[in-house]
Context: one part of a larger RNA
Molecule: large-subunit ribosomal RNA, domain VI
Organism: Dysgonamonadaceae bacterium
RNA sequence: CGUUAGAAACUUGCGAGGACCUGACUCUAGUACGAGAGGACCGAGUUGGACGAACCUCUAGUGUACCUGCUGUGGUGCCAACUGCAUCGCAGGGUAGCUAUGUUCGGAUGAGAUAAGUGCUGAAAGCAUCUAAGUACGAAACUCACCUCAAGAUGAGGUUUCUUUUAAGGGUCGUCAUAGACGAUGACGUUGAUAGGUUGCAGAUGUAAAAGUAGAAAUACUAAAGUCGAGCAAUACUAAUUACCCG
Numbered sequence: 001c002g003u004u005a006g007a008a009a010c011u012u013g014c015g016a017g018g019a020c021c022u023g024a025c026u027c028u029a030g031u032a033c034g035a036g037a038g039g040a041c042c043g044a045g046u047u048g049g050a051c052g053a054a055c056c057u058c059u060a061g062u063g064u065a066c067c068u069g070c071u072g073u074g075g076u077g078c079c080a081a082c083u084g085c086a087u088c089g090c091a092g093g094g095u096a097g098c099u100a101u102g103u104u105c106g107g108a109u110g111a112g113a114u115a116a117g118u119g120c121u122g123a124a125a126g127c128a129u130c131u132a133a134g135u136a137c138g139a140a141a142c143u144c145a146c147c148u149c150a151a152g153a154u155g156a157g158g159u160u161u162c163u164u165u166u167a168a169g170g171g172u173c174g175u176c177a178u179a180g181a182c183g184a185u186g187a188c189g190u191u192g193a194u195a196g197g198u199u200g201c202a203g204a205u206g207u208a209a210a211a212g213u214a215g216a217a218a219u220a221c222u223a224a225a226g227u228c229g230a231g232c233a234a235u236a237c238u239a240a241u242u243a244c245c246c247g
Base pairs, nucleotide, nucleotide: 001152005163006162007161008160009159010158011157015149016148017147018146021049022048023047024046025045026044027043033038051106052105053104054103055102059100060099061098062097066093067092068091069090070089071086072085073084074083075082076081110144111143112142117137118136119135120134169246170245171244172243173189174188175187176186177185194239195238196237197235198234199233200232201231203228204227205226211222212221213220214219
């Protein structure tokens, strides 16, 4: 821009894409078959491999503004305590998020028309013949069925509701994230929990500083302390004001 008034929802599915895999074992059954040796079809179940999707409860990794320990050196006058730099200075852990090696799930089932093939009835050709007329089966392939997208499907579909003048609706603007290069998408804007803060909880680290007590001292105890990013809630304290534009 179009879809022939403008919107908001919910849809149909032309069409497109994805998936489609497979082993072993057990039962049936040591049955059918076979002199024996051996040893099934059909059917039922269990458990794997590879592949794929989603997710983070567990396991494991990362986690550069989390916690702790340690070294050298500079600084805060000194001690103590902090702090800058040294690959994040090094080392030990680690929330959220992101991940796989982790967890869960998937390839189930059925239908249609068929291939090779197997038939039934049956002439041409008094017989025979699956075929010529007619008719029945038959495969991981085909078309559906399963999952996803999908009306720019210009063939532009359908249903419901709203609106008629600055209306319905949308945008600018602001607070943001389950979204994100930017647009876009989604949540919220005081009739408010959208983000920050605060409080509580979960969780991480591992017992802060100062002081007191004990000890000759190192050190120990008071102390599950102190500190803390993203998590879960509660709470208007702060910021989402006012307003304008399109239609």